Overview: Predicted 3D model of a 77-nucleotide RNA (transfer RNA) from a Vulcanimicrobiota bacterium. It matches the Rfam family "tRNA". It is annotated as a transfer RNA. The source organism's lineage runs through Bacteria, Bacillati and Vulcanimicrobiota. The sequence was found in a public genome assembly.

[in-house]
RNA sequence: GCGCCUAUAGCUCAACUGGAUAGAGCACCAGGCUUCGAACCUGGGGGUUGGGGAUUCGAGCUCCUCUAGGCGCGCCA
Numbered sequence: 001g002c003g004c005c006u007a008u009a010g011c012u013c014a015a016c017u018g019g020a021u022a023g024a025g026c027a028c029c030a031g032g033c034u035u036c037g038a039a040c041c042u043g044g045g046g047g048u049u050g051g052g053g054a055u056u057c058g059a060g061c062u063c064c065u066c067u068a069g070g071c072g073c074g075c076c077a
Base pairs, nucleotide, nucleotide: 001073002072003071004070005069006068007067010026011025012024013023019057028044029043030042031041032040050066051065052064053063054062
C1' cells in the first nucleotide's frame, strides 16, 4: 500500500435480509425480603447505533468517506 471483518446502554450481545416508540442478560439505583449482608422478588434510570455525507416515504441494516481495532497478502530495509 491492497483486500476482508468488527464498532449498538458501563460490560457481553440481540434487532427475523429497509418499516413505526432500538431490546435482553449482567452491572447500577429504589423498594420488598433479612437482625445486617449476599441470594431472591418487584420496579426504575441509562442509547447522537464510532464521526460525517448520500440514497429512500422510511436506514442499526444499503452506498461513499474518515477514525479505531483485528486478520490475510504485498513492498522496502